[in-house]
RNA sequence: CUCAUCAAGAACGACCGAGGGAUCAGGCCCGUUGACGUCGUAGCAACCGACCCCGUGAAAGCGUGGUGCCAAGGUGCUAAAUCCUGCCUGGAGACGAGACCAGGGAAGAUGAG
Numbered sequence: 001c002u003c004a005u006c007a008a009g010a011a012c013g014a015c016c017g018a019g020g021g022a023u024c025a026g027g028c029c030c031g032u033u034g035a036c037g038u039c040g041u042a043g044c045a046a047c048c049g050a051c052c053c054c055g056u057g058a059a060a061g062c063g064u065g066g067u068g069c070c071a072a073g074g075u076g077c078u079a080a081a082u083c084c085u086g087c088c089u090g091g092a093g094a095c096g097a098g099a100c101c102a103g104g105g106a107a108g109a110u111g112a113g
Base pairs, nucleotide, nucleotide: 001113002112003111004110005109006108011041012040013039014038015037019030020029021028024086025085026084027083042078043077044076047074048073049070051068052066053065054063055062056061082107087104088103089102090101091100
């Protein structure tokens, strides 16, 4: 940089000790009944992966393949939708704005390349 996914799911112990939820702002939460983090163990999930079926192909192979099935291995994850909003479009509303609803974007996270 490209592509896919991001409202599901899954926690205990030890250590540490004051901040943490990516960044900025607003909100709302978590936290001395010990959060965040680190380590251990356990678990979740199924991106990579194994097997099978289907399609295609002479075969090797290939498929944005599949509401099949598995989980040994490589990652990842285990408060809250990526905690919510921020920008754009549409809806609704007598008009405008806000709140609200829907879609998209930006930024981010994870995986594969």